This is a predicted structure of a 99-nucleotide RNA (SAM riboswitch aptamer (S box leader)) from a soil metagenome.

[in-house]
RNA sequence: UCUCAUCGUGAUGGGCGGAGGGACUGGCCCGACGAAGCCCGGCAACCCCAGUUCGCUGGAAGGUGCCAAAUCCUGCAAGCUCAGGCUUGACAGAUGAGA
Numbered sequence: 001u002c003u004c005a006u007c008g009u010g011a012u013g014g015g016c017g018g019a020g021g022g023a024c025u026g027g028c029c030c031g032a033c034g035a036a037g038c039c040c041g042g043c044a045a046c047c048c049c050a051g052u053u054c055g056c057u058g059g060a061a062g063g064u065g066c067c068a069a070a071u072c073c074u075g076c077a078a079g080c081u082c083a084g085g086c087u088u089g090a091c092a093g094a095u096g097a098g099a
Stems, first nucleotide, its partner, number of pairs: 001099007013040004020030003024075001026073002041067003046063002048059004071092001076089005
C1' cells in the first nucleotide's frame, strides 16, 4: 500500500508520573478533584483453543486491541424539513486477519 470483517455493547479501580488529551478540519468537551506515557488491574473475543448438525456454541493460556462522550459531533452526496434539525450512503479514521 491492497483485500476482507467490525466500529450505538463492555471495561468506574490502584501505583509511578506531572500538563496535556479527544487522528485531521471546524466545533464541543475532558484535564491539578491530576492529561499523555509506563506498570498492575479490568473489558472484549479478531487471531487462538475445544466442540459442532458447519449455522454456530463454549473458553480465555497465548498474540493483538480497547477501558469519557456513537468513531464525541462534523466535513462529501442524496432525501425529508419553515427555522433548527432528522435519516441514509460514501469519504476519512481506528482495530484485527490475510497479501

RNAcentral holds the sequence, with entries from MGnify.
Its mean pLDDT, the model's own confidence on a scale to 100, is 86.